This is a predicted structure of a 484-nucleotide part of an RNA (small-subunit ribosomal RNA, 5' domain) from an uncultured organism. Its mean pLDDT, the model's own confidence on a scale to 100, is 85. Its Rfam family is "Bacterial small subunit ribosomal RNA". Its family is annotated with ribosome and structural constituent of ribosome in the Gene Ontology.

[in-house]
Context: one part of a larger RNA
RNA sequence: AACGCUAGCGAAGUGCUUAACGCAUGCAAGUCGAGCGAGGCUUCGAGCCGAGCGGCAGACGGGCGAGUAACACGUGCUUAAUAUGCCCUGGAGCGGGGAACAACUGGGGAAACCCAGCUAAUUCCCUAUACGCUUUUUAGACUGAAAUGUCUAAUCAGGAAAGGAGCAAUCCACUCUGGGAGUAGGGCGCGGUCCAUCAGUUUGUUGGUGAGGUAACGGCUCACCAAGACUAUGACGGAUAGCCGGACUGAGAGGUUGACCGGCCGCAAUGGAACUGAGACACGGUCCAUACCCCUACGGGGGGCAGCAGCCAGGAAUAUUGCACAAUGGAGGAAACUCUGAUGCAGCGACUUCGCGUGGAGGAUAAGCCCUAAGGGGUGUAAACUUCUUUUCUGGGGGAAGACGAAUGACGGUACCCCAGGAAUAAGGGACGGCUAACUACGUGCCAGCAGCCGCGGUAAUACGUAGGUCCCGAGUGUUAUCC
Numbered sequence: 001a002a003c004g005c006u007a008g009c010g011a012a013g014u015g016c017u018u019a020a021c022g023c024a025u026g027c028a029a030g031u032c033g034a035g036c037g038a039g040g041c042u043u044c045g046a047g048c049c050g051a052g053c054g055g056c057a058g059a060c061g062g063g064c065g066a067g068u069a070a071c072a073c074g075u076g077c078u079u080a081a082u083a084u085g086c087c088c089u090g091g092a093g094c095g096g097g098g099a100a101c102a103a104c105u106g107g108g109g110a111a112a113c114c115c116a117g118c119u120a121a122u123u124c125c126c127u128a129u130a131c132g133c134u135u136u137u138u139a140g141a142c143u144g145a146a147a148u149g150u151c152u153a154a155u156c157a158g159g160a161a162a163g164g165a166g167c168a169a170u171c172c173a174c175u176c177u178g179g180g181a182g183u184a185g186g187g188c189g190c191g192g193u194c195c196a197u198c199a200g201u202u203u204g205u206u207g208g209u210g211a212g213g214u215a216a217c218g219g220c221u222c223a224c225c226a227a228g229a230c231u232a233u234g235a236c237g238g239a240u241a242g243c244c245g246g247a248c249u250g251a252g253a254g255g256u257u258g259a260c261c262g263g264c265c266g267c268a269a270u271g272g273a274a275c276u277g278a279g280a281c282a283c284g285g286u287c288c289a290u291a292c293c294c295c296u297a298c299g300g301g302g303g304g305c306a307g308c309a310g311c312c313a314g315g316a317a318u319a320u321u322g323c324a325c326a327a328u329g330g331a332g333g334a335a336a337c338u339c340u341g342a343u344g345c346a347g348c349g350a351c352u353u354c355g356c357g358u359g360g361a362g363g364a365u366a367a368g369c370c371c372u373a374a375g376g377g378g379u380g381u382a383a384a385c386u387u388c389u390u391u392u393c394u395g396g397g398g399g400a401a402g403a404c405g406a407a408u409g410a411c412g413g414u415a416c417c418c419c420a421g422g423a424a425u426a427a428g429g430g431a432c433g434g435c436u437a438a439c440u441a442c443g444u445g446c447c448a449g450c451a452g453c454c455g456c457g458g459u460a461a462u463a464c465g466u467a468g469g470u471c472c473c474g475a476g477u478g479u480u481a482u483c484c
Stems, first nucleotide, its partner, number of pairs: 001480005008356006014349002016314001022311002025309003030056003035053002039049003063267003073191007082184003087180007095127005104117005133158002137154006163172003193239003200230003205227008242264004246257004269290005292303004320346001322345003328342001329340004359388004368379004393421006402411001428473005433454003439468005449456002
């Protein structure tokens, strides 16, 4: 975890292990009018709404573990082979000119959308200028094991830009470039599954030369040349599997495991591909193919919950189509603010752990039930009864912190506090032959049945069934599955 029986409360956690099966519906990534021009509204305020162009963000955050036995992961080293939007900190600059495509208008179309024409900009293009940037060549110096590195001087060629707000000061943006922080890419050593009833494997294969490609090294790719490379220290093949910090167990060594939380990796219906971009070969982007589903005016189109809820199915089995951006964090914005199923909370489940309660004190020859040697014994101070308390419960009143300089609280009228009432609302499950704590009676008669192992039952069964009693645990208790 599930199932059986049972069940009062709270807190902290946690909840599809199966079909990476298929999904109705809603929401989950937007934002900026202080980049731009239409359109509309107007209380005419350079006010509001705002499709479209443009910018930034959509590569984060969230999910899942199918694939992967691999430099995927862990750990250590390395990059003398590398990139970097936003952020921090320096230096230099921001001159001139032109153009297109949406929106819009007209036409077509069921729709998706298509065709023609006009136009703005922080869109695109040309050009000027330019450093310590890139490139060619030369000289010198430095570090180091090693120069292809760094620095200095010169030389040749090449490459920039955009504006907006404000009365202004100024601020925000833009271009080139140095450094930093953080991030990312690449390489290597070592480490962690099973099968030898898998023994040979490989042709871009192994190496070289040259070229292409990349941010960058490299058969990464290609042309040519050589014939190599791996392998019983297990290649190749097959099976299984995301890896780790950790978790469970154990005195430890070890064994098992990788759910929650955190790090890394991989994936996004299945397979493939590139585009844009600082970053993707991109879950809620594009294109192609395949399977499936939906719409259609039959010409053609649309879709992807392994996001949050929710539905069907599968299954022994796993939750609400909730509230809020108040807090923390993220995106955009100068800001106000907007968005945020991240997150914070609430709901459901004894699924786990922890805490609390179901009353306390006094009270003996009660009854009932059970046993009996018929005297009595047990249940048992247990009950009744008397008295006390009120955790909990019910009713009423008050009522937070979490919030920051101010405003702002979903949770929540919650937690908590006060008053009143009244023992009032609250105990079960399993076992009792030995292992193993706990015994008698009746029924049954190798029957009915029990059983984890040994084994019980064939007429006095502490082992089956029932009753009384007892033992163990207790809002739980047993069973089953699995690990130690």